RNA sequence: UCCUUAUCAAGAGUGACGGAGGGAACAGGCCCUGUGAUGUCCGGCAACCUGCCUAUUAUAAGUAAGGUGCCAAAUCCUGCGGGAAGCCGAAAGAUGAGGU
Repeated sequence: UCCUUAUCAAGAGUGACGGAGGGAACAGGCCCUGUGAUGUCCGGCAACCUGCCUAUUAUAAGUAAGGUGCCAAAUCCUGCGGGAAGCCGAAAGAUGAGGU
């Protein structure tokens, strides 16, 4: 880089530093932001993988030490297909695990 697969409406700060844009890309919206965003650190959330533990026989519950991940808004919304609409599905994307 690509492939497979699972998940994506829950949850997470009155902290420190810092000082201008940010919400993946394109377009259209709609928002966040000097009452300090994005980011870094600390802190936290969660439970995908490993570990530990319990019950049963290959699954489930628990735990949170390790590896990730995440901490405005549904993946912020729409874009393609179906539907009168609510909505459903796809595509794209994100993250984990496995493979290449």
Overview:
A computed fold for a 100-nucleotide RNA, annotated as SAM riboswitch aptamer (S box leader). The model forms 94% of the base pairs in the Rfam consensus. Model confidence (mean pLDDT): 84 of 100.